[in-house]
RNA sequence: AUCUUAUCAAGAGUGGCUGAGGGAACAGGACCUUUGAAGCCCGGCAACCUGUAUUUAUUGCAAGGUGCUACUUCCUGCCGGCGAAAGCCGUGAAAGAUGAGAA
Numbered sequence: 001a002u003c004u005u006a007u008c009a010a011g012a013g014u015g016g017c018u019g020a021g022g023g024a025a026c027a028g029g030a031c032c033u034u035u036g037a038a039g040c041c042c043g044g045c046a047a048c049c050u051g052u053a054u055u056u057a058u059u060g061c062a063a064g065g066u067g068c069u070a071c072u073u074c075c076u077g078c079c080g081g082c083g084a085a086a087g088c089c090g091u092g093a094a095a096g097a098u099g100a101g102a103a
Stems, first nucleotide, its partner, number of pairs: 002102007013042001015041003021032002026077004043069003048065002050062004073095001078092001079090004
């Protein structure tokens, strides 16, 4: 890097170092940011894998491996439905993120 599958509206700092951009790419929009972005450390959240207990379940507990820690995956882009339009709706699609598995 490819494929399969589950989840993606909840949750998480008034900390330290550092110092300019940032949220996957493209386009548009709306945003965050020197009252400190990204990154690193510490802290925290969660419970996919894992361990464990048993009442074997859509269970409890723990937190070893990941992950996450502004904004719904920030919103839209394609399809369908409704609507005069603006726009609204969808366990939708596509793309993406994360876990587990496969060749």

Model confidence (mean pLDDT): 83 of 100. A computed fold for a 103-nucleotide RNA, annotated as SAM riboswitch aptamer (S box leader). Its Rfam family is "SAM riboswitch aptamer (S box leader)". About the family: The SAM riboswitch is found upstream of a number of genes which code for proteins involved in methionine or cysteine biosynthesis in Gram-positive bacteria. Of the family's consensus pairs, 97% are formed in the model.